[in-house]
Molecule: transfer RNA
Organism: Candidatus Nesciobacter abundans
RNA sequence: GGGCACUUAGCUCAGCCUGGUAGAGCAACUGACUUUUAAUCAGUUGGUCGUAGGUUCGAAUCCUACAGUGCCUG
Numbered sequence: 001g002g003g004c005a006c007u008u009a010g011c012u013c014a015g016c017c018u019g020g021u022a023g024a025g026c027a028a029c030u031g032a033c034u035u036u037u038a039a040u041c042a043g044u045u046g047g048u049c050g051u052a053g054g055u056u057c058g059a060a061u062c063c064u065a066c067a068g069u070g071c072c073u074g
Stems, first nucleotide, its partner, number of pairs: 001073007010026004020057001028044005050066005
């Protein structure tokens, strides 16, 4: 230099192919239970979906560029 994959909640990830209200587990917080803690049960909070544009009535999803990380290769 060339190619491929990945980037979504504090963490690990799904959803993308096939556009239509952003999710799960863990963590955190609140309550119940308990002498207390833990465990268990119930609930709550938490997102510019890497950045910037484009297409569209509508984009996490399609297109383009860029950035970061990893792998392969000259």